[in-house]
Context: one part of a larger RNA
Molecule: large-subunit ribosomal RNA, domain VI
Organism: Navicula ramosissima
RNA sequence: UGAAAAAAACUGAAAGGAGUAGACCUUAGUACGAGAGGACCGGAAAAAGCGAAUCCAUGGUUUAUCGGUUGUUAUACCAUUGUCAUCGCCGAGUAGCUACAUUCGUAAUAAAUAAUCGCUGAAUGCAUUUAAGUGAGAAAUUAACCUUAAAACGAGUUUUUGAAACAAUGUAAUAGAUGAUUACAUAAAUAGGCUUAACGUGUAAGAGUUGUAAGAUUUUUAGCGUAUAAGUACUAAAUAAUAAAAUUU
Numbered sequence: 001u002g003a004a005a006a007a008a009a010c011u012g013a014a015a016g017g018a019g020u021a022g023a024c025c026u027u028a029g030u031a032c033g034a035g036a037g038g039a040c041c042g043g044a045a046a047a048a049g050c051g052a053a054u055c056c057a058u059g060g061u062u063u064a065u066c067g068g069u070u071g072u073u074a075u076a077c078c079a080u081u082g083u084c085a086u087c088g089c090c091g092a093g094u095a096g097c098u099a100c101a102u103u104c105g106u107a108a109u110a111a112a113u114a115a116u117c118g119c120u121g122a123a124u125g126c127a128u129u130u131a132a133g134u135g136a137g138a139a140a141u142u143a144a145c146c147u148u149a150a151a152a153c154g155a156g157u158u159u160u161u162g163a164a165a166c167a168a169u170g171u172a173a174u175a176g177a178u179g180a181u182u183a184c185a186u187a188a189a190u191a192g193g194c195u196u197a198a199c200g201u202g203u204a205a206g207a208g209u210u211g212u213a214a215g216a217u218u219u220u221u222a223g224c225g226u227a228u229a230a231g232u233a234c235u236a237a238a239u240a241a242u243a244a245a246a247u248u249u
Base pairs, nucleotide, nucleotide: 005161006160007159008158009157010156014148015147016146017145020048025043026042032037049106050105051104052103053102054101058099059098060097061096065092066091067090068089069088070085071084073082074081109143110142111141116136117135118134119133169185170184171183172182173181190236191235192234193232194231195230196229197228199225200224201223206219207218208217209216210215
């Protein structure tokens, strides 16, 4: 773009994915076997492999977080802070991302069959799974399970609405290379800011006391802070023009 309005919910032709293996226990020291030894089938099922999703917990990372510390330089000096040195180095670390983590799946079943094994049974008075007829039988096949799916041009179905719908612009993220998608745009919590809390770091600066001093201690579970939650229109999400009415001066 299309199927001649828009929106939402469906059907499912067709396509893709998945299909691993199974200790121990039990059946059972049973069948079998002189004994030694020792099962099929069935039940129940751990660990593993593979796959998908997720981040509550665990681990990792966390370069605009907090602290410690070395050299150097600047803030005139002390103190406090800042720059550079792999984030200078080191100790921690939220959100996010992630696996080594967590959860789930990898099945139960059915149909028709292959090799194979049968039943009945003639041609061939016997025999014979086959000639007519009729059964059993596999991780393969067809369904079942999960996903996509009306571009399935045979372009499907149902419901609602019908005078508004889409685009553009702006604030953004549960989205993202860009388009697109999604939320919101004052009748507003969309983002920022602010407040409170959570969480991280670990007790700031200044001052007092004490020690010759490095330091210690009190104020102080302080100070500082990125992603989180709630609240709050302070900022930014729309102003301009025309007309009419009302109110105030």